[in-house]
RNA sequence: GCCGGGGUAGCUCAGUUGGUAGAGCAACGGUUUUGUAAACCGUGGGUCGCGAGUUCGAGCCUCGCCCUCGGCU
Numbered sequence: 001g002c003c004g005g006g007g008u009a010g011c012u013c014a015g016u017u018g019g020u021a022g023a024g025c026a027a028c029g030g031u032u033u034u035g036u037a038a039a040c041c042g043u044g045g046g047u048c049g050c051g052a053g054u055u056c057g058a059g060c061c062u063c064g065c066c067c068u069c070g071g072c073u
Base pairs, nucleotide, nucleotide: 001072002071003070004069005068006067007066010025011024012023013022019056027043028042029041030040031039049065050064051063052062053061
């Protein structure tokens, strides 16, 4: 330099055909217990890597850039 995968909640990851962004774990609150843990119930938490474009509407499509992993030279 070229090609490809990935970047979404604190962490690991979904999100299939463009239509108001989710799960598990963690955190916080509650019930239970003499207490802790476990169990159960509930709550909060997001610029969807950055910028631009297309569209009535973009996590999803297009372009540029950044980070990361792998391959080729």

This is a predicted structure of a 73-nucleotide RNA (transfer RNA) from a bacterium.
It matches the Rfam family "tRNA". By type it is a transfer RNA.
It was read from a public genome assembly.